This is a predicted structure of a 97-nucleotide RNA (Bacterial small signal recognition particle RNA) from Phycisphaera mikurensis NBRC 102666. The model forms 96% of the base pairs in the Rfam consensus. It matches the Rfam family "Bacterial small signal recognition particle RNA". About the family: The signal recognition particle (SRP) is a universally conserved ribonucleoprotein involved in the co-translational targeting of proteins to membranes. The prediction has a mean pLDDT of 82.
[in-house]
RNA sequence: GGCCGGGCCCCGUCGUCGGUUGGCCCGUGAACCUGGUCAGGGCUUGACCGCAGCAGCCAUAAGCGGCGUCGGCCGAGCGCCGGUCAGCCUGGUCGUC
Repeated sequence: GGCCGGGCCCCGUCGUCGGUUGGCCCGUGAACCUGGUCAGGGCUUGACCGCAGCAGCCAUAAGCGGCGUCGGCCGAGCGCCGGUCAGCCUGGUCGUC
């Protein structure tokens, strides 16, 4: 110096860990400014019917919570595998001085 490798560095697929976030599911959840049903009471009527409608109950909105589940993003975290111009370290082999 040539050839063939290995390690580090760098990049990437996948997985995992941590953080963050979204959907689904479940729960909770509105004195009144959501809905339904509206006791009582009120209005209306000669009366019946009717009208609006508080509380309660039911269902939910925003929000909050979670044994969960399925995704996104980030990581000078890790692992397998793969790749790589340049760079560093290193092994074998051949040749030359």